RNAcentral holds the sequence, with entries from Greengenes.
Predicted 3D model of a 1393-nucleotide RNA (small-subunit ribosomal RNA) from an uncultured Bacteroidota bacterium.
It matches the Rfam family "Bacterial small subunit ribosomal RNA". Its family is annotated with ribosome and structural constituent of ribosome in the Gene Ontology.
[in-house]
RNA sequence: AUACAUGCAGUCGAACGGUAACAGAGAUACUUUUCGGAGGAUCUGCUGACGAGUGGUGCACGGGUGAGUAACGCGUACAUAACCUACCUUUUACUGGGGGAUAGCCUUUGGAAACGAAGAAUAAUACCCCAUAGUAUUCUAGAGACACAUGUUAAAAGAAUUAAAGUUUCGGCGGUAAAAGAUGGAUGUGCGUUAGAUUAGCUAGUUGGUAAGGUAACGGCUUACCAAGGCGACGAUCUAUAGGGGGCGUGAGAGCGUGAUCCCCCACACGGGUACUGAGACACGGACCCGACUCCUACGGGAGGCAGCAGUAAGGAAUAUUGGACAAUGGGCGGAAGCCUGAUCCAGCCAUCCCGCGUGCAGGAUGACGGCCCUCUGGGUUGUAAACUGCUUUUGUAUAGGAAGAAACGUCUGGAUUUAUCUGGACCUGACGGUACUAUAAGAAUAAGCAUCGGCUAACUCCGUGCCAGCAGCCGCGGUAAUACGGAGGAUGCGAGCGUUAUCCGGAAUUACUGGGUUUAAAGGGUGCGUAGGCGGGUUAAUAAGUCAGAGGUGAAAGCUCCUAGCUCAACUAGGGAACUGCCUAUGAUACUGUUAGUCUUGAAAUAUGGUGAGGUUGGCGGAAUGAGUCAUGUAGCGGUGAAAUGCAUAGAUAUGACUUAGAACACCGAUUGCGAAGGCAGCUGACUGGCCAUUAUUUGACGCUGAGGCACGAAAGCGUGGGGAGCGAACAGGAUUAGAUACCCUGGUAGUCCACGCCCUAAACGAUGUUUACUCGACGUUUGGUCUUCGGACUGGGCGUCCAAGGGAAACCAUUAAGUAAACCACCUGGGGAGUACGUCGGCAACGAUGAAACUCAAAGGAAUUGACGGGGGUCCGCACAAGCGGUGGAGCAUGUGGUUUAAUUCGAUGAUACGCGAGGAACCUUACCUGGGCUCGAACGCUAUUUGCAAGUAAGUGAAAGCUUAUGUUCCUUCGGGACGAAUAGUGAGGUGCUGCAUGGUUGUCGUCAGCUCGUGCCGUGAGGUGUUGGGUUAAGUCCCGCAACGAGCGCAACCCCUAUCUUUAGUUGCCAGCACGUAAAGGUGGGGACUCUAGAGAGACUGCCGGCGUAAGCCGCGAGGAAGGUGGGGACGACGUCAAAUCAUCAUGGCCUUUAUGCCCAGGGCUACACACGUGCUACAAUGGUGCAUACAGCGGGUAGCGAAUCGGUGACGUGGAGCUAAUCUCUGAAAGUGCAUCCCAGUUCGGAUUGGAGUCUGGAACUCGACUCCAUGAAGGUGGAAUCGCUAGUAAUCGCGCAUCAGCCAUGGCGCGGUGAAUACGUUCCCGGACCUUGUACACACCGCCCGUCAAGCCAUGGGAGCUGGGGGUGCCUGAAGACGGUGACUUA
Repeated sequence: AUACAUGCAGUCGAACGGUAACAGAGAUACUUUUCGGAGGAUCUGCUGACGAGUGGUGCACGGGUGAGUAACGCGUACAUAACCUACCUUUUACUGGGGGAUAGCCUUUGGAAACGAAGAAUAAUACCCCAUAGUAUUCUAGAGACACAUGUUAAAAGAAUUAAAGUUUCGGCGGUAAAAGAUGGAUGUGCGUUAGAUUAGCUAGUUGGUAAGGUAACGGCUUACCAAGGCGACGAUCUAUAGGGGGCGUGAGAGCGUGAUCCCCCACACGGGUACUGAGACACGGACCCGACUCCUACGGGAGGCAGCAGUAAGGAAUAUUGGACAAUGGGCGGAAGCCUGAUCCAGCCAUCCCGCGUGCAGGAUGACGGCCCUCUGGGUUGUAAACUGCUUUUGUAUAGGAAGAAACGUCUGGAUUUAUCUGGACCUGACGGUACUAUAAGAAUAAGCAUCGGCUAACUCCGUGCCAGCAGCCGCGGUAAUACGGAGGAUGCGAGCGUUAUCCGGAAUUACUGGGUUUAAAGGGUGCGUAGGCGGGUUAAUAAGUCAGAGGUGAAAGCUCCUAGCUCAACUAGGGAACUGCCUAUGAUACUGUUAGUCUUGAAAUAUGGUGAGGUUGGCGGAAUGAGUCAUGUAGCGGUGAAAUGCAUAGAUAUGACUUAGAACACCGAUUGCGAAGGCAGCUGACUGGCCAUUAUUUGACGCUGAGGCACGAAAGCGUGGGGAGCGAACAGGAUUAGAUACCCUGGUAGUCCACGCCCUAAACGAUGUUUACUCGACGUUUGGUCUUCGGACUGGGCGUCCAAGGGAAACCAUUAAGUAAACCACCUGGGGAGUACGUCGGCAACGAUGAAACUCAAAGGAAUUGACGGGGGUCCGCACAAGCGGUGGAGCAUGUGGUUUAAUUCGAUGAUACGCGAGGAACCUUACCUGGGCUCGAACGCUAUUUGCAAGUAAGUGAAAGCUUAUGUUCCUUCGGGACGAAUAGUGAGGUGCUGCAUGGUUGUCGUCAGCUCGUGCCGUGAGGUGUUGGGUUAAGUCCCGCAACGAGCGCAACCCCUAUCUUUAGUUGCCAGCACGUAAAGGUGGGGACUCUAGAGAGACUGCCGGCGUAAGCCGCGAGGAAGGUGGGGACGACGUCAAAUCAUCAUGGCCUUUAUGCCCAGGGCUACACACGUGCUACAAUGGUGCAUACAGCGGGUAGCGAAUCGGUGACGUGGAGCUAAUCUCUGAAAGUGCAUCCCAGUUCGGAUUGGAGUCUGGAACUCGACUCCAUGAAGGUGGAAUCGCUAGUAAUCGCGCAUCAGCCAUGGCGCGGUGAAUACGUUCCCGGACCUUGUACACACCGCCCGUCAAGCCAUGGGAGCUGGGGGUGCCUGAAGACGGUGACUUA
């Protein structure tokens, strides 16, 4: 491993022929001359040297890269008795003679170039021939010795074959042959070395043999012939991925991940192939060929290979200089000097990493200014921080000095006796570099950032923003008070770095060897038999494979680790040790495992005897029921359902009887039983057959357990062929139900269900629990055997069950039939979904089964248990909840509130129950908050401070709609005379807001609900949430009380204590009362008087299931009980637990935050809140005779009253007016109560009912009744004839009905609200149902809690996945065609020895 411009790459003249360049020398002639010489030219290879060439050696090292390779490639250990090795070392021997070429050079010549061609001549350490030669090679022969399977070694003897090169200073340097060593290589073998079985079969030179060839060498390495082998579930073949190791990262380790830098090995050099040369290559900077690409070209042809060092382009998130030097280390050549060396040593760039250092230290509180925060006259924090004072000087700057790394080689000169060689002294040699280092000087001087601050996780506030902008590793933040976003202040962490991203390990015992699981969380195969494999009883002997011990070899160095040392320290480096857990060799040990040979009986099995059962297969037989048929009896329905209909039936059904027939299933026994490996098995009986159990005796002698693949069996449904078919009954049809009803219900009905044969092979095939063996307290039941028995039972085997202990478990639960304690083997699991799907393969007639993913997506899915809530679950109980009743609403008219609409405004709030005659207990102005218009701006009100002043109000005038504005007038009270009270003005200050947020709040309120509940302490139980208490049995209006109980107590609620009312006593007696006494009136407690009574208002009594009877352990219940005014909380009120509804209210009030400030504040006039197609709520009045009308007449209570109630009197038809007595009220007054009663009238009508509406005339309040008041009189006389669906209230002095009073208030829209009394009922069998509630229990996938949760379809889009007319690329296998270079062989030409 994409393509590359440019530069950087040998040496030897002591091998050779030589001489292109340079220098010297000599010679020749010339020029010049100061006669010494100088200059250039030519010649001579003569010398130093040397371009090109021949020759030798190197180029196979060093350097780069990781494409290929799953392989003897790598690692490790062996082997070569099957091999090679240039240079180097040692040893032995030799170095004799001869020959022919060739390059260069020269001449000619082709071509653009690259590069050639021809001729002539020439040298060598180039090439060739001859001689000589053995420890070489080959052949014959192999004594002897050895060994490891083939074998190895080797003496003597014989035969054949092959060498050399010169040069020299004569020492040598070279050359040749041989042997040995060293070094380097080659080959073979054992073991180890990724994933996939949805890759199970692969292989023809394939496996082996014989022979030959080839190689350095063994070998199918190659060829011929012969045989048919070889590999594979211990994973062959195929596919994918990958250079391997030392090591590196992480980890406690085991492991997991990885293979940069350094070292070893391998492979490659543009892609592929091939050989040549050489000791060594099938060769990175060599050759040839094919291919792709690039470049040159005269178009004929040529050239090239940075995965060397720099560098360029491209790609990419991203990775450096076209530097210096051979000074050192190392390499090549050379005798050497030396040359070459992008190896190497240095420098440059980069905070990329590791290490070290600095950016100062000490003092200094007016705790400064500024910033930020707050509870804001003041504090806190930044912070000893700064300023300021003193000190130090690393680093940096300046100046000066200045290394080590260097010793060799060489030269000179000594020594060892001399050459060789060794050694001493001197000289020579530094790229880095004037670098490291040292000294001096001045001076805090030259030097701090990044991230974070919700939890995990160290560090908090303000502002801005308002589910926006944004943050985010996980959980999650952000919807107006964000410690989570952005900014600021502050803080925290680290620091020349900090944070993010990516990847790996850890935490993760979350793949579990160390070290996990499988009842219900994922997970036991549907069941058995059995192959391989794994595991296996007692004992003896042998062996020594596993195992153990010490020893030897190896395990390169570096790294890790320990010690020591060198750079100022450290990083870094050096030396030494340890380690490298591995492999090999030989020796020893023999307990255990294995192997071999014996033996034993307890595991297992067999025989005998006796049992047991719905075990299996196959025949025969049986009765009941059902259907059908025939006959008979008999008549109108039958059948079916919640109710019906379809259906059957007068052609005679259903029903009943008799007979005949068909198929299927077997009532009772029958069970919590039995049997079987599981599926499964049930009438009776025969035949055949499997199992299990007990007993004792005999036999075999470990024969056993488990069991991947394999084989067999395997419910129901389904399939095939042929039968059968009574009943039942998918599909289908019809009838119902329903919004629909492809369902549930009904009437029919085909396949099927049944039999024979053959398939299918799955189930919640479940005990959701694999098989086997051993061990571990008990109790009870049942089935089948055995032994003993005092016949009660006891003991002992095998099954089936229930409960419990230890123990286990997340719990539920399991517990000798384990889910306990252990062992053996198999199967299976690893988040949910996608999915048991797709593809592939195998099986099947098919249906389908077995095996079995991924993309993508989610942050969960799940188990067990807890507390609630919920249930068209269960049990118990209560409530005007239903039922039983009475009266209403819903229909009419009107009143009132709301919605809606309208409007300048119709101010705002309240909205199921729990808003809607509600806030409002009183909108003509005011109120008033709304609208329109006119005005004011320290302001309409209030407080404080200071100063001034004695006003102000009022009055008058002008203007104006008014507010307001302008002008004039106008001098309070007290005093101790200082001043004070009060008011005004001015100045300052705090304004003001019914603007927003009730989802920031306080307070208050509604509702569940006057329901009986809600909790706590201690103890106990549970891993825990939590439980217990508070549940249970009774009882109560009540968690009221009693009993029981691992609970014992307590609190808030219930009840009681408070108020009114019902009875009595007592005290007191005015304004109340009047029995008796007296006075008195037309009458009258009017008067004296009285306290008896009523009454008033204080204090007491009284009621407690106290008494009696019955029932009951008790609590308590029952009784036309007694007594009592009242009887079982007497009636009514106040009183509302923990909490729920983010319930209501910022417009009662208070209040955080926000908003507004000539207005969203304040004043005023007018308008509006009173609108009106409509809808709803709450009421009033009615529809009439239990009534209306007229006349007469009786009886209350609560309350109010001085800006008030207002009498008598008089006027008016009346509202009312006049009048003013009395009354601050048991005194006066409002005040005639009404229904009722008596009499009269009306006579069932739209009326003598009903009163709306409208016209007219008035009264009263008020400044003012137009919008917009009430009342009166006269007239008018609407709807309405008891109200659809639906719905409300009420259980006794209640409902119903009748009137009276009060608050607010000038008046009043009041028919409303709050009170008062009068008259005065009906009904409750009962708790099935509706609504609400309480307790216990149960299910739950709900917890925002059923108004919950949740399933499916559907838009656009096309990110992911799939399909898609098609288009296009890569890899592999096999067959065929063409076939380069090259190798081997044959044959020519040519050369020559």